The RNA shown here (Bacterial RNase P class A) has 314 nucleotides and comes from uncultured Croceitalea sp. Its Rfam family is "Bacterial RNase P class A". By type it is a ribozyme. The sequence was found by an Rfam model in a public genome assembly. The coordinates come from a structure-prediction model, not an experiment, and the mean pLDDT is 76.
RNA sequence: AUAGCAGGCCACCUUAUCGCAUCCCAUGCAUUUGGGAUGAGGAAAGUCCGGGCACCGUAGUGCAGCAUAGCGGGUAACGCCCGUCAUCCCGAAUGCUUUCGGGAGCGGACAAGUGCAACAGAAAGGAAGUACAGUUAGGCUGUAGUGAAAUCAGGUAAACUCUAUGCGGUGAAACGUCAUGUAAACCAGUGUUAAAGGGCGGCACGUCCAAGCUGGAGGGUAGGCGGUUAGAGCUUUUGGGUAACCAAAAGUCCAGAUAAAUGAUAAGGGUUCACCUAGUGAAAACAGAAUCCGGCUUAUGGCCUGCUUUUAAA
Numbered sequence: 001a002u003a004g005c006a007g008g009c010c011a012c013c014u015u016a017u018c019g020c021a022u023c024c025c026a027u028g029c030a031u032u033u034g035g036g037a038u039g040a041g042g043a044a045a046g047u048c049c050g051g052g053c054a055c056c057g058u059a060g061u062g063c064a065g066c067a068u069a070g071c072g073g074g075u076a077a078c079g080c081c082c083g084u085c086a087u088c089c090c091g092a093a094u095g096c097u098u099u100c101g102g103g104a105g106c107g108g109a110c111a112a113g114u115g116c117a118a119c120a121g122a123a124a125g126g127a128a129g130u131a132c133a134g135u136u137a138g139g140c141u142g143u144a145g146u147g148a149a150a151u152c153a154g155g156u157a158a159a160c161u162c163u164a165u166g167c168g169g170u171g172a173a174a175c176g177u178c179a180u181g182u183a184a185a186c187c188a189g190u191g192u193u194a195a196a197g198g199g200c201g202g203c204a205c206g207u208c209c210a211a212g213c214u215g216g217a218g219g220g221u222a223g224g225c226g227g228u229u230a231g232a233g234c235u236u237u238u239g240g241g242u243a244a245c246c247a248a249a250a251g252u253c254c255a256g257a258u259a260a261a262u263g264a265u266a267a268g269g270g271u272u273c274a275c276c277u278a279g280u281g282a283a284a285a286c287a288g289a290a291u292c293c294g295g296c297u298u299a300u301g302g303c304c305u306g307c308u309u310u311u312a313a314a
Base pairs, nucleotide, nucleotide: 001310003308004307005306006305007304008303009302010301012269013268014267015266016265017264018263020039021038022037023036024035025034026033041286045297046296048295049294050293051292052291053171054170055169056168060205061204062203063202065167066166067165068164069163070084071083072082073081074080085107087104088103089102090101091100092099093098108162109161113160114159115156116155130144131143132142133141134140135139175226176225177224178223186216187215188214189213190212197209198208199207200206233252234251235250236249237248238247239246240245271283272282273281274280275279
């Protein structure tokens, strides 16, 4: 210097002008004028997990289904994170079997059962039986061939399964509230406490509500406000802890749209690359909030750290 693996950080900055959205102040009462503050990510993506919040459910039992799986710790919780042990992979040291470094992820159970393993081989499993030897036949035992694996064998369970543990649902178009308007009317069938119909994740039981329910033809409406952003919040410092993280103190408020705002121009500076070298030129990825948060996964540009490979020089 190149390549790979793992991890961390950043994702342009400042000023000016114009434009857009929300909030605040003043003015105005014209949807006006002026001023101030703020304004899309590390993944906002996937909708995969876990929750906060809201509503439903007399919230139960069983079956089915799904998820997790060494031992501890963290967290609101988790299928997430941290530590440690084991197993496996790569490398180094050592000198006889250990240590160190960097990684991996699928870590309960194969005598409860059912499966799977090409080719080769006589034969791939409570099955049989090739060649030779021991033995009187049979039977039994041993060796050899083939193969990753050959005599009730071992391997395999992000193979089916078994064991242990756990699991209500729906989802902001949730939900609440206000206003407007109509036809709470009409026809047919059926039913009215002996419970039709409906609710309780799927099914069954059970339980609760219950006089309506099904079909037809037709009428009115789909608008406003809240939810909606002050949080399991963020930053810094100190202390505890191997770490994840916890505690305390100080500071801080950083979109809230509702068909959807968060932009454009100019100058200077910054990062990377190249070169005729202190300047010139070029490039800048993935990508766009919509109830909020903690994770995981995926996409992607640059820099840094650790380990390993290859090459070159000393």